Model confidence (mean pLDDT): 83 of 100.
FMN riboswitch aptamer (RFN element), 133 nucleotides, folded computationally.
The sequence was found by an Rfam model in a public genome assembly.
Of the family's consensus pairs, 100% are formed in the model.
RNA sequence: UAAUUCUUUCGGGGCAGGGUGAAAUUCCCAACCGGCGGUUAAAGCCCGCGACCUGUACGCAAUUCUGUUGCGUAUGGCUGAUUCAGUGCAAAUCUGAAGCCGACAGUUAGAGUCUGGAUGGGAGAGAGAAUGA
Numbered sequence: 001u002a003a004u005u006c007u008u009u010c011g012g013g014g015c016a017g018g019g020u021g022a023a024a025u026u027c028c029c030a031a032c033c034g035g036c037g038g039u040u041a042a043a044g045c046c047c048g049c050g051a052c053c054u055g056u057a058c059g060c061a062a063u064u065c066u067g068u069u070g071c072g073u074a075u076g077g078c079u080g081a082u083u084c085a086g087u088g089c090a091a092a093u094c095u096g097a098a099g100c101c102g103a104c105a106g107u108u109a110g111a112g113u114c115u116g117g118a119u120g121g122g123a124g125a126g127a128g129a130a131u132g133a
Base pairs, nucleotide, nucleotide: 001133003131004130005129006128007127008126009125010124017029018028019027031113032112033102034101035049036048037047038046044100045099053077054076055075056074057073058072059071060070061069062068063067082098083097084096085095086094104116105115106114
């Protein structure tokens, strides 16, 4: 110092101001935000992953028991959006400019930003211990 196993901690931000209206942080003007790993040099929009939704297999539990539901493990599906110029060895990542995107359910009126599932899950990051070449 690699690797493996275990324990533990951490692990998502954001409608200022104004208009219309009976009612909107949901519409309109405008404002604001950007998870994780990678990539010759820093990324919401390059590649991959996670979150939401959903299928299958196995196990466990509950139950009104050839069924259904919940949980766990494994493995699938689905999954948004960028260009130009400049610098440079190197940038769709930096600088300048102009754009674009954002699960589901709820709501006196349509939501990336409010409320909720969620005191959840989670890519992953740190720390410690053991094994060990």